[in-house]
RNA sequence: GCAGGUGUAGUUAAAUGGCAGAACACCGGGCUUCAGUCCUGGGGAUACGGGUUCGACUCCUGUCACCUGUG
Numbered sequence: 001g002c003a004g005g006u007g008u009a010g011u012u013a014a015a016u017g018g019c020a021g022a023a024c025a026c027c028g029g030g031c032u033u034c035a036g037u038c039c040u041g042g043g044g045a046u047a048c049g050g051g052u053u054c055g056a057c058u059c060c061u062g063u064c065a066c067c068u069g070u071g
Stems, first nucleotide, its partner, number of pairs: 001070007010024003018054001026042005047063005
């Protein structure tokens, strides 16, 4: 340089065009002498632009980052 893939919460990871959900972590409360476990509640996310569509994490396209293959 070329080809392919991936990008969603602090981390991991669903959503096959129709309400963005979960686990761990974090915070409040309960429990406990304290902590942890446990119970209960809460906040937080679609890499960035453009397009298609009534409607986009999803389809198309450009950029960026990372991974793999290849010269």

This is a predicted structure of a 71-nucleotide RNA (transfer RNA) from endosymbiont GvMRE of Glomus versiforme. NCBI's taxonomy places the organism under Bacteria, Bacillati, Mycoplasmatota, Mollicutes, Mycoplasmatales. Model confidence (mean pLDDT): 83 of 100. Its Rfam family is "tRNA". Rfam's curators write: Transfer RNA (tRNA) molecules are approximately 80 nucleotides in length.